[in-house]
């Protein structure tokens, strides 16, 4: 110099003019002054928590989510560190990564002989028959065989020697893998070593399932208060259903309540009214800085700061200068994940080549 | 703001317990008719909303994104 890897920051600034929202103060003429005023994703609503309402005697039985180990955290499906597997020369990156080789069930089109307690199409071999005998050939066998062939996404360890009618872990040696036992290291996942067993046992669990852990439902249009309006539901009904219904809310038993000659418990449709004010509402698992502990996520202590809160919904527009100005905008709040994002700046690290 | 559902041929839909992409209407061609319609025969037409993953194999299973539809207060 070139090519990469990981991470952090910015993502308009300055000036002038005109506006908007909230708060405080003044003025009390509805005006003036000061202060504050979107994001890293405010987004998707995919997870988790706070908060709120409802539910929560008992028995049975589900559903859903997560999935190597340990830790962090309010919690998590997030994050951190480690292990294992894969990719890369490397920095480094990726992984829905429990269980199919000690539970069971299921699936695999087409092709192929055979696709799940494997399998005989051709081939090889054996036996019998035909042929005068042998060989070759042809035919037959509930015959043997999986080494080599062809099919497939997938065909039941590899190499060699022995063995055999031909073959085969059938036997042996070495290699690879697996299971069991022991030792060593580690907190663990796991790793390394030794011994035994011919054990060689396919894939799919983002198929059912099994195991472990967690899991009540609904979401701020939750929920609470006041004033007012209306037409139906606490003295009586617009229509239909109705002897059961509601709650226990995923379901069953059981339980509780209401109702059972429909002036009627409950369900459905239709209809009516949807105005005003207050709360929830923003000080919070909060920000910034320093110190300490930890590899780290993070925690502890001290100091300091107050930083949008609307209800038609504020955070904007124009002009000039600057190289350019992306994705996009709060609506109860917070921690994550995911997705979108032109461009600019910085730090650390890896590889290669040339030159000194 | 917060829930739920859907996306397959021009239109309406099925298939979604994984292996062939289908049905009806419509369109086009031929036959039949003097001609048209009906009818009969035949044909064309698909990024299964888009992307990624699991699997030998995905419209179907899982994840992300996009578009569309729908529900919510009170009388209760």
């Nucleotide at each position: 110099c070139g090519g990469g890897a990981a991470g952090a920051g910015g993502g308009c600034g300055c000036a002038g003019c005109c506006g908007c929202u909230g708060g405080u103060g003044g003025g009390c003429a509805u005006c003036c002054a000061c202060c504050a005023g979107a994001g890293g994703a405010a987004a998707g609503u995919c997870c988790g928590g706070g908060c709120a309402g409802c539910a929560c005697a008992g028995g049975g039985c589900a559903u859903g989510a997560u999935g190597c180990c340990a830790g962090c955290u309010a919690a998590c499906g997030g994050c951190u560190g480690g292990g294992c597997g894969g990719g890369g020369u490397a920095a480094c990156c990726c992984g829905a990564c429990g269980g199919a080789a000690u539970a069971g069930u299921g699936c695999a089109a087409c092709a192929g002989a055979a696709a799940g307690c494997a399998g005989a199409c051709g081939g090889c071999c054996c036996u019998c028959g035909c042929c005068c005998c042998a060989a070759a050939g042809c035919g037959a066998g509930u015959g043997g065989u999986c080494a080599a062939g062809g099919u497939g996404a997938a065909a039941c360890g590899g190499u060699g020697c022995g063995g055999u009618a031909a073959g085969a872990g059938c036997g042996c040696a070495c290699c690879a893998g697996u299971g069991c036992c022991c030792c060593u290291g580690g907190a663990a996942a796991c790793a390394g070593g030794g011994g035994c067993a011919g054990c060689u046992a396919g894939g799919c669990a983002a198929a059912c399932c099994c195991c472990a852990u967690c899991u009540g439902c609904u979401g701020c249009a939750a929920g609470u208060c006041c004033c007012g309006u209306a037409a139906g539901u606490c003295c009586g009904a617009c229509a239909g259903g109705g002897a059961g219904a509601a709650c226990u809310g995923a379901c069953c038993c059981g339980g509780u309540u209401c109702g059972u000659u429909a002036u009627u418990a409950c369900c459905u449709g239709c209809g009516g009214c949807a105005g005003g004010g207050a709360c929830g509402c923003u000080c919070g698992a909060g920000g910034u800085g320093a110190g300490c502990g930890g590899c780290g996520a993070c925690g502890c202590u001290c100091a300091u700061c107050c930083c949008a809160g609307a209800g038609a919904g504020a955070u904007g527009g124009c002009u000039g200068c600057g190289g350019a100005a992306a994705c996009a905008g709060a609506a109860c709040c917070c921690g994550g994940c995911u997705u979108a994002c032109g461009c600019c700046u910085c730090u650390u690290c890896c590889c290669u080549a040339a030159c000194c | 703001g917060g829930g739920g559902c859907u996306g397959u041929a021009g239109c309406g839909c099925a298939g979604c317990u994984g292996g062939g992409a289908g049905c009806g209407c419509g369109u086009c061609g031929c036959a039949a008719u003097c001609g048209c319609a009906c009818u009969g025969c035949g044909a064309a037409g698909g990024u299964c909303a888009g992307g990624g993953g699991u699997u030998c194999g995905a419209a179907u299973c899982c994840c992300c994104u996009c578009a569309g539809c729908u529900c919510c207060a009170c009388c209760a």
Predicted 3D model of RNase P RNA and transfer RNA as a complex of 432 nucleotides. Rfam match: Bacterial RNase P class A. By type it is a ribozyme.